[in-house]
Molecule: c-di-GMP-I riboswitch aptamer
Organism: Desulfovibrionaceae bacterium
RNA sequence: CGGAGUAAAAGCCGAACCCGUUGCGAGGCGGGGACGGAAAGCCGAGGGCCCCACGCGGGCGGCCGGGCUGCCGAA
Numbered sequence: 001c002g003g004a005g006u007a008a009a010a011g012c013c014g015a016a017c018c019c020g021u022u023g024c025g026a027g028g029c030g031g032g033g034a035c036g037g038a039a040a041g042c043c044g045a046g047g048g049c050c051c052c053a054c055g056c057g058g059g060c061g062g063c064c065g066g067g068c069u070g071c072c073g074a075a
Stems, first nucleotide, its partner, number of pairs: 005072001012037002017032006035062001041068003046064002048060004
């Protein structure tokens, strides 16, 4: 340098649920909380699901594919 991701360690994120707040809603944000995660970091112009005031409107990247970026890493 490279490296599989049931070697290990450090750190990271934070489901359900509860509280507050915001939104018509799906949901968002903050706090608590950990089921999990090796991209559970970012991207909603592909598929899927969801909402609606039905408008070439909106939400989910922790549903899947894909794109970009990235930590650790023994043999």